[in-house]
Molecule: small-subunit ribosomal RNA
Organism: metagenome
RNA sequence: AGAGUUUGAUCCUGGCUCAGAACGAACGCUGGCGGCAUGCUUCAUACAUGCAAGUCGAACGGUUGUAGCAAUACAAUAGUGGCGAACGGGUGCGUAACACGUGGAUAAUCUGCCCUUUGGCGGGGGAUAUCGGUUGGAAACGGCCGGCAAUACCGCAUGUGGCCUACGAAAUUCCGAUUUUGUAGAAGAAAGGCGCUUCACGGCGUCGCCAAAGGAUGAGUCCGCGGCCCAUUAGCUAGUUGGUGAGAUAAUAGCCCACCAAGGCUUGAUGGGUAGCCGAGCUGAGAGGUUGAUCGGCCACACUGGGACUGAGACACGGCCCAGACACCUACGGGUGGCAGCAGUAGGGAAUAUUGGACAAUGGGCGAAAGCCUGAUCCAGCAAUGCCGCGUGAGUGACGAAGGAUUUCGGUCUGUAAAGCUCUUUUGUGAGGGAAGAAAUGACAUGUGAGGAAAUGCUCAUGUCUUGACGGUACCUCAUGAAUAAGGGACGGCUAACUCCGUGCCAGCAGCCGCGGUAAUACGGAGGUCCCAAGCGUUGUUCGGAAUUACUGGGCGUAAAGGGAGCGCAGGCGGACAGGUAAGUCUAAAGUGGAAUCCCGGGGCUCAACCUCGGAACUGCUUCGGAUACUGCCUGUCUUGAGUUCGUGAGAGGAAAGCGGAAUUCAGGGUGUAGCGGUGAAAUGCUUAGAUAUCCUGAGGAACACCAAUGGCGAAGGCAGCUUUCUGGCGCGAUACUGACGCUGAGGCUCGAAAGCGUGGGGAGCGAACGGGAUUAGAUACCCCGGUAAUCCUAGCCGUAAACACUGAGCACUGGAGGGGGGGGUUUCGGCCUUUUCCCUCGUAGCGAAAGCGUUAAGUGCUCCGCCUGGGGAGUAUGGUCGCAAGGCUGAAACUCAAAGGAAUUGACGGGGGCUCACACAAGCGGUGGAGCAUGUGGCUUAAUUCGAGGCAACGCGAAGAACCUUAUCCUGGGCUUGACAUGUACGGAUUAGUUGGCCGAAAGGUCAAUGACGCCUUCGGGUGGAACGUGCACAGGUGCUGCAUGGCUGUCGUCAGCUCGUGUCGUGAGAUGUCGCGUUAAGUCGCUAAACGAGCGAAACCCCUAUCUUUAGUUGCCAGCACGUCAUGGUGGGGACUCUAGAGAGACCGCCGGCGUCAAGCCGGAGGAAGGCGGGGAUGACGUCAAGUCCUCAUGGCCUUUAUGCCCAGGGCUGCACACGUGCUACAAUGGAGCGUACAGAGGGAAGCCAAGCUGCGAAGCGGAGCAAAUCCCAGAAAGCGUUCCCCAGUUCGGAUUGCAGGCUGCAACUCGCCUGCAUGAAGCCGGAGUCGCUAGUAAUCGCGGGUCAGCAAUACCGCGGUGAAUGUGUUCCUGAGCCUUGUACACACCGCCCGUCAAGCCACGAAAGCUGGGGGCACCUAACGUCGCUGUGUUAACCCGCAAGGGAGACAGGCGCCUAGGGUGAAUCUGGUGAUUGGGAC
Repeated sequence: AGAGUUUGAUCCUGGCUCAGAACGAACGCUGGCGGCAUGCUUCAUACAUGCAAGUCGAACGGUUGUAGCAAUACAAUAGUGGCGAACGGGUGCGUAACACGUGGAUAAUCUGCCCUUUGGCGGGGGAUAUCGGUUGGAAACGGCCGGCAAUACCGCAUGUGGCCUACGAAAUUCCGAUUUUGUAGAAGAAAGGCGCUUCACGGCGUCGCCAAAGGAUGAGUCCGCGGCCCAUUAGCUAGUUGGUGAGAUAAUAGCCCACCAAGGCUUGAUGGGUAGCCGAGCUGAGAGGUUGAUCGGCCACACUGGGACUGAGACACGGCCCAGACACCUACGGGUGGCAGCAGUAGGGAAUAUUGGACAAUGGGCGAAAGCCUGAUCCAGCAAUGCCGCGUGAGUGACGAAGGAUUUCGGUCUGUAAAGCUCUUUUGUGAGGGAAGAAAUGACAUGUGAGGAAAUGCUCAUGUCUUGACGGUACCUCAUGAAUAAGGGACGGCUAACUCCGUGCCAGCAGCCGCGGUAAUACGGAGGUCCCAAGCGUUGUUCGGAAUUACUGGGCGUAAAGGGAGCGCAGGCGGACAGGUAAGUCUAAAGUGGAAUCCCGGGGCUCAACCUCGGAACUGCUUCGGAUACUGCCUGUCUUGAGUUCGUGAGAGGAAAGCGGAAUUCAGGGUGUAGCGGUGAAAUGCUUAGAUAUCCUGAGGAACACCAAUGGCGAAGGCAGCUUUCUGGCGCGAUACUGACGCUGAGGCUCGAAAGCGUGGGGAGCGAACGGGAUUAGAUACCCCGGUAAUCCUAGCCGUAAACACUGAGCACUGGAGGGGGGGGUUUCGGCCUUUUCCCUCGUAGCGAAAGCGUUAAGUGCUCCGCCUGGGGAGUAUGGUCGCAAGGCUGAAACUCAAAGGAAUUGACGGGGGCUCACACAAGCGGUGGAGCAUGUGGCUUAAUUCGAGGCAACGCGAAGAACCUUAUCCUGGGCUUGACAUGUACGGAUUAGUUGGCCGAAAGGUCAAUGACGCCUUCGGGUGGAACGUGCACAGGUGCUGCAUGGCUGUCGUCAGCUCGUGUCGUGAGAUGUCGCGUUAAGUCGCUAAACGAGCGAAACCCCUAUCUUUAGUUGCCAGCACGUCAUGGUGGGGACUCUAGAGAGACCGCCGGCGUCAAGCCGGAGGAAGGCGGGGAUGACGUCAAGUCCUCAUGGCCUUUAUGCCCAGGGCUGCACACGUGCUACAAUGGAGCGUACAGAGGGAAGCCAAGCUGCGAAGCGGAGCAAAUCCCAGAAAGCGUUCCCCAGUUCGGAUUGCAGGCUGCAACUCGCCUGCAUGAAGCCGGAGUCGCUAGUAAUCGCGGGUCAGCAAUACCGCGGUGAAUGUGUUCCUGAGCCUUGUACACACCGCCCGUCAAGCCACGAAAGCUGGGGGCACCUAACGUCGCUGUGUUAACCCGCAAGGGAGACAGGCGCCUAGGGUGAAUCUGGUGAUUGGGAC
């Protein structure tokens, strides 16, 4: 620091996702040790049990125990009394608040214990608990009587000082007020204990007590500022805001009350939701965001709600009273309780520990002290919950064991890893030693110092004694022995790490993209590797990445986003100069910013985590000085912003009134007659009751042709005949004036097309709805005939539009060019010059993702407003508000997807455009589709009918030839198992191999018998070897699967003219350019232009055949001339002239002429020529497309099979036949058929062959054997043609299917299932529907001939050969296909694309809904416990007063009444949940 993901690719926008860090975590797998931390985040749910606050006998009277004869001493202690219990500990319910943080105020306050200082502690009185007696009750707990004490309680005295009242004085202060001080008066304190000394009185010491002042500590109250969400919460408030006066409080104050005034808040009040706040923690570069566990500060709470008492302090966690809920005890009368203290239990939950030890340390309470208490605390236990540290061994050890995995079978990896050898001992186990944490207090002894008459006592010093839960722990030493100790996740990309097997869109994975449909680096296992490591992963949450809420640091023309427009209150911002001020701003100093944390530097635990010391920092707040550039405020001035004045100009700017002509329609009349009208074509419609047409007259409504425009005006919507009136804005020229008066503008107000709504008119044309006619598969449309509302006017409502320039308003700045409107100047009236004005086009810089924008900015800046934050859901629901309604404005969420989108690129496509080509159409000729047959395919059938090929581009195709063979996992049956075939190896026996024969059998095969070879060596006994056989092992074999794993080969687009590259240039880029344009060509063929210049693969050419000629050569070919010979024939001699053969050459190039064309390429015409514009034909097939075809030609990966899916054999099948299709043959006849006669080819083939002559047979053929490995011989007769005869239009002398009989040939064998011959038979068919195919010249058509395969042949097929030999077109509108350019695109699997809505099924969330059912906070009324306060107090009453007493008084108490009030009840509303038959749309 980024990455993945939208596309065929690109750039951008934009969301989603990932990599990091963290955690009070949880879960899965695993787990050796130690240190330091941390540990109910959920039910503030309920709690059994134990403990968590006592202490003091030196305050008091007693009681009990022990010792003692006793006095007495010691110990314990219920009660009275004092202090404490308001600390410490827990929790986060409530609280949006002066609760918290920070800084101030208190001149508006209090403060026990503690410290300092001053003064004092005199003298009395009456009670009471405990206790004793008696009594009630189950208990808890009491009642009555009697008696006793205090540092308990109450008067009196004194009273420095304090408080209060009255009268002054001084100082400070703006005032209010505060401080100091003087005089007088009134009220108002106390307590003793212990010790020393003394005969005693007394004195002293110490602790305590009282009054006062000061300090310290702690607390109360007030104020400035700061920190959550919702406006679908906009108005709230009657003690409310203020005043006066009483009261209450420690203290200010509506804190409370009476009276008066009518205020206060709305800088987001009020309401709702959520939440303890902070120091700080996490994250981040920072700014920020998020959190508020542990530690520390503050607050709040203590079963729920309310209340006060005591006290220095509480409205009190382990106190009291009342009410409520819950639980427990009960004798049913009544009582008791409060773990959010420490442990622990139940429940809840994904989840969080021991009913431990000790007061040794630190701290707290009490005490004079010893000491007691302390679940605070210190320790231990449990948990990998986190952080940190250590270990699980170290060295050596092979071209490298075994095993495992893999393999191209060679090897490679695991891997120096192991074993082995050498060594070490942290940890573990056993044993031994063994700290620091302890210093005080206290006791004893000694000494010193101050004071004192002295002593006790006090201060200080020294010595001795005493105290450790942890724990025999940390640590150290010895022994032992590698001994006791490694896992988790991942390995397609992001993201480090790859192979095999299994599985086969299954099982499964997945954070995103996405994997899995038979070769999965993505699933599962294994081997290996990678990353971490006593942990590793997963899940959850927070921040980051995310500049994806943008303060730092984003945007709004087309991606989401400018309000429809204007005016304008508040607000924000604001021209020039000068002076003042100092709020903002800058700066010095002071205070504060607690500690801890973070950071830096030291130190201590062996290191680290951790602990500790010092520093820095805490970016903040406050106070007080200083500065004055800028902003603010005050004052004065200015004119350039803004405005006013005068003159002038253009204009569909607005409102009202009036007027006009053309046209349509209607009405009346005239003329006139059969149609009109309408359409692609029609029909509906109108018309003999007279239409349409035409003329005249009239009525009525609406709109204003030409001018007219790329024009003008207006804020926008919008505005168009003419005239008048009223009126807004704008431009220009000029003078003077005002003096910042300005810009923007949340709310608000006004305007606002069309449609629509209600009222009253109007209604010609047009025309939603509606009717009819057409079109169509349908046509609720487009077209036609009608036609209502509406369109028009009126005064209202609505308030929306693609209200668009998809571009808010204002100001300033930044090169230009051209055109138009308006203005100004000048003019010779043509024009020219100019412009701070308006509109448009093109373009520089710049901007922009690009296309584009570009002084009218989308450039550069400033000010203000509005708006956006992924797509869908959705501008929907709900609430509110506006509206008569329609509906408008405001405006979500659940759920769901990984995209949605912008611009541009290359293709493809278009019933888009332009240019061009092709037997593509047209013009022709001949077919096919109908018949019969042949053949292939489908289907059906079958034991089997083997397999493949499937639009063109499968279907006389693989197959250039299925009776057996071929032939196959085709079927049935019979056999073989190292095999029919190959290689290697081991062993065996002999003779095997071979040959012959017998038996079984359909054969294959099985079985038996006889015979019987070879090389080398040899001691002649034999040994050994090769081939072969047998038995084994390796292996063979497979036309088994996958052509979607492949090679090779092939088809097709298409012999179409295309397909690319290098360099350069342009573009952010995909890409473009070149290859486009203009001509031309069969052609991207060539020429010209041109940011391109060149090149390659294709095209062409080179190659073959053919057409003409020359030359060479002359057998088997030829024969002109010369000879010989024959009935005849190049038969023979000879010849090379000719034909021919087959070698080499020539020839054709727009070369020549004319024209056209750009002076080009080239085209047209002509000459010459055998051939003329690539002469004809062939071979030749670019980049690529179709996952095209072929695993059954061959090759080959993987899979499958191995007594079978291999091999052999017999028989059958591939030939099966209701049917359908393709390709052909033969025909339907007279341009023919038949008979007879007769002529002329080319190219081939031939030895297991072609086969002559001759003979036989009607014939197929047979016999026969000459010739020929071929220019020699044979196949071999060419046929159509020509000549002649018959047939005479008929199912025929056409046609030949089918069938019968008789034969021939091949072959082991013609039944299934061959071909041929003869005789006989003589079917359909009389030219073929829709449709469809081929062909442009030696072509179509027609005629025969040959060959391959092959024993034979189902060949009418295929491949070739020649004979005869046309017609038509010179065009490109259409059909089909193709090429180039261009255009649109939401397509890219590319139009056989994409995609919308209903319906059906499933599932999910949400809205509405008759209702049903909860909760919250207010309001009104009723009732009202405890309690404070007030009033009363007839009852009760020790202290004080009066009184001898009785009694009375003061005071107090019970009781009563009243205000307030928790709670309870009732009522009307309101807010917010849950649920609901049914219903609505939405997502998948």